The RNA shown here (Bacterial RNase P class A) has 416 nucleotides and comes from a Gammaproteobacteria bacterium. Its Rfam family is "Bacterial RNase P class A". Rfam links the family to the GO terms ribonuclease P activity, dimeric ribonuclease P complex and tRNA processing. It is annotated as a ribozyme. The coordinates come from a structure-prediction model, not an experiment, and the mean pLDDT is 77. The sequence is in RNAcentral, with records from ENA. A source record names the gene rnpB. NCBI's taxonomy places the organism under Bacteria, Pseudomonadati, Pseudomonadota, Gammaproteobacteria. The model forms 94% of the base pairs in the Rfam consensus.

RNA sequence: GGAGUCGGCCAGGCAGUCGCGGCAUCGGCAACGGUGUCGAGGAAAGUCCGGGCUCCACAGGGCACGGUGCCAGGUAACGCCUGGGCGGCGCGAGCCGACGGAAAGUGCAACAGAGAGCAAACCGCCGAACGGCCCUGCCGCUGCGAGGGCACUGCCGGACGCAAGUCCGGCCAAGUGCCACCGCACCGCCGAAGGCGGAGGCAGGGUGCGUGGCAAGGGUGAAACGGUGCGGUAAGAGCGCACCGCGAGUCUGGCAACAGACCGGCACGGCAAACCCCACCGGGAGCAAGACCAAAUAGGGACCUCAUGGCGCGGCCCGCGUCGGGUCCGGGUAGGUUGCUUGAGCGCAUCGGUGACGGUGCGCCCAGAGGAAUGACUGUCCACGACAGAACCCGGCUUAUCGGCCGGCUCCGCAC
Numbered sequence: 001g002g003a004g005u006c007g008g009c010c011a012g013g014c015a016g017u018c019g020c021g022g023c024a025u026c027g028g029c030a031a032c033g034g035u036g037u038c039g040a041g042g043a044a045a046g047u048c049c050g051g052g053c054u055c056c057a058c059a060g061g062g063c064a065c066g067g068u069g070c071c072a073g074g075u076a077a078c079g080c081c082u083g084g085g086c087g088g089c090g091c092g093a094g095c096c097g098a099c100g101g102a103a104a105g106u107g108c109a110a111c112a113g114a115g116a117g118c119a120a121a122c123c124g125c126c127g128a129a130c131g132g133c134c135c136u137g138c139c140g141c142u143g144c145g146a147g148g149g150c151a152c153u154g155c156c157g158g159a160c161g162c163a164a165g166u167c168c169g170g171c172c173a174a175g176u177g178c179c180a181c182c183g184c185a186c187c188g189c190c191g192a193a194g195g196c197g198g199a200g201g202c203a204g205g206g207u208g209c210g211u212g213g214c215a216a217g218g219g220u221g222a223a224a225c226g227g228u229g230c231g232g233u234a235a236g237a238g239c240g241c242a243c244c245g246c247g248a249g250u251c252u253g254g255c256a257a258c259a260g261a262c263c264g265g266c267a268c269g270g271c272a273a274a275c276c277c278c279a280c281c282g283g284g285a286g287c288a289a290g291a292c293c294a295a296a297u298a299g300g301g302a303c304c305u306c307a308u309g310g311c312g313c314g315g316c317c318c319g320c321g322u323c324g325g326g327u328c329c330g331g332g333u334a335g336g337u338u339g340c341u342u343g344a345g346c347g348c349a350u351c352g353g354u355g356a357c358g359g360u361g362c363g364c365c366c367a368g369a370g371g372a373a374u375g376a377c378u379g380u381c382c383a384c385g386a387c388a389g390a391a392c393c394c395g396g397c398u399u400a401u402c403g404g405c406c407g408g409c410u411c412c413g414c415a416c
Stems, first nucleotide, its partner, number of pairs: 001412010012381007020039008041387001045398002048396005053286004065282005070084005085099001086097004100277002105275002107271002122218002124214003129211003132207008142185004148179006154171007186198005226244006245266001246264002249262005290338004300329006309323005345364008382385001
């Protein structure tokens, strides 16, 4: 010098003139007038949260309903504030956070996907185990005889070719192998007649066909039953190991939230701004609350009176009710007064506390209207003036706002 972050403060200044509201005082019977003094905000706003005050309700406890929700503290109280923890963002000062419980229970997850919860196997990986099929080897299958079929070697013929050879047709006479079959004998089984039966087994290799193993990789999804790496394996897998993650374990620190170290084993996924569970808090309405004074008119009550009265209780008597006037009483309405601004107040100093805040001392009074005041004009100066106006009061939060001042801290550049 630049960029940023946190906290506090100000909100056009000065002078003049004319006004407005409250209070005090003087003059005046009063209306009113004179003088003095005070007279919007940091948000007076939204009416979102908390409290005071007032009236109404209320034995106590529980249920329901609503609110709040990391921990500790502050406070009259709070959903506010302070300090701390954890998570996220930022190089940092610092900022942001519906941040209790998913191992109480119930439930939810569209689409896609093979499979969405004590899950699944689409592509894929494997060939360890069982079976099938194929190849190779070895061992075994009672003897004799007659023929048949097929294949190879072969023989005959033909076609093509320079040839080696290839193809087609035929033959089974010779050799070899295989396939069923017949007769006789032998062996075994069934009670006889008679019938039935007389060959496969083992080892090795291959295939990936059936059963099967796997979840590494691909693919779907917001999410796929820990992540990365090494080992391991038929292939794989917390199957083993290291680190990370995780934990109703142990110890240490801390009031606590929580943190660290050690240990354990890889189960126990997500959603509570779904129901729910847990802890704490909560009666309702509001100054048009409420209190006091109090007409006119109408209505109410008591007493007196007209009155030996009229009317009603089916005719009569008693009785009761009702009808006119007067005096007094009480409630309510209009109107007036109050609640109403001295208060969880403000300033300064000091003490305690990291802080929010609290204690003590001294000083101060700072709008209070009720159709509702705080304004207008002129001059002058500057940086040319934003958002906005009290209505019972206070503490917060949120939102709006031209700009300016002061202080703490951070990062970058330069100079020493």